[in-house]
Context: one part of a larger RNA
């Protein structure tokens, strides 16, 4: 910009993309077959590999603004208690959320249609024969559908639901032009398992959108101070203490203020 008024939703699916793999074991059955050795078709069930998708409940990895331990040194006057640096975490032991695979779950299918090679029925030309000439039936991991995703710029521009509408001025009163509005949208702002930007989604005081605060979960692992025991290092008690990022809730304390712009005219 178009989709023949302007909007907000929900769909249809022309078309496109993806997927498509396979081993082993058991049963049938030691059956059919075979002198024996050996040993099935058809069909049914189970369990794996690789590949793919999703996810983080569990077991794990990471987790540099979480917790603890610890060496050297400097500083907070000293003790005690802390802070900085030693990496762009000093080192070490753990670890929430998120992210992740090595972890978990799921997938290839079933089925239908038309076929290939091939196998047939009926059957003439050609009194026979012949799957073919007319006609009819089977038959593949392949084709079409079925499964997953995208999809009406599918200009062949689709459908359904809902919302807004008989404004003002100019004009050969009519196309058109200008203006203010409606439904609605955009800007702006608080943000987000959304994201390079944009987009998308939530919220904007008629409010839980983010932060703070409160409670909880989870993580660390028993803080500091004091008391007691010990010459002391240290131990014990107060104490599963103290601290705690992202997680789950609650709560207007802080910040989403005030607002501006665009946007139909009866199709």
């Nucleotide at each position: 910009c178009g989709u023949a008024a302007g909007a907000g939703g929900u769909c249809u699916g022309a078309g496109g993309a993806g997927a498509g793999c396979u081993g082993c074991c058991g049963c049938c059955a030691g059956u059919a077959u075979g002198a024996g050795a050996a040993g099935a078709c058809c069909g049914c069930g189970g369990u794996g590999g690789a590949c793919g998708g999703a996810c983080c409940u569990a077991g794990g990895g990471u987790g540099u603004a979480c917790c603890a331990g610890u060496u050297g040194u400097c500083c907070c006057g000293c003790c005690a208690g802390g802070g900085g640096c030693a990496u762009a975490u000093g080192c070490u032991g753990g670890g929430u959320a998120g992210c992740c695979a090595u972890g978990u779950c799921c997938g290839g299918a079933c089925g239908a249609g038309a076929u290939a090679a091939g196998c047939g029925c009926u059957g003439a030309a050609a009194g026979c024969a012949u799957c073919u000439a007319a006609g009819c039936g089977c038959g593949a991991a392949g084709c079409u559908c079925a499964c997953u995703c995208c999809a009406a710029g599918a200009c062949g521009a689709g459908a359904c639901c809902u919302c807004u509408c008989a404004c003002c001025g100019g004009g050969u009163u009519a196309a058109c032009c200008g203006g203010g509005u409606a439904a609605g949208g955009c800007c702006g702002c608080a943000g987000g398992a959304a994201g390079a930007c944009c987009a998308c989604c939530u919220g904007c005081u008629u409010g839980a959108u983010a932060g703070g605060c409160c409670g909880g979960a989870g993580g660390u692992g028993u803080a500091a101070g004091c008391a007691c025991g010990g010459c002391a290092a240290c131990g014990u008690g107060u104490u599963g203490a103290g601290c705690u990022g992202a997680c789950c809730g609650g709560u207007a304390c802080u910040a989403a203020u005030a607002g501006g712009c665009c946007g139909a005219g009866g199709g």
Molecule: large-subunit ribosomal RNA, domain VI
Organism: Chloroflexi bacterium RBG_19FT_COMBO_62_14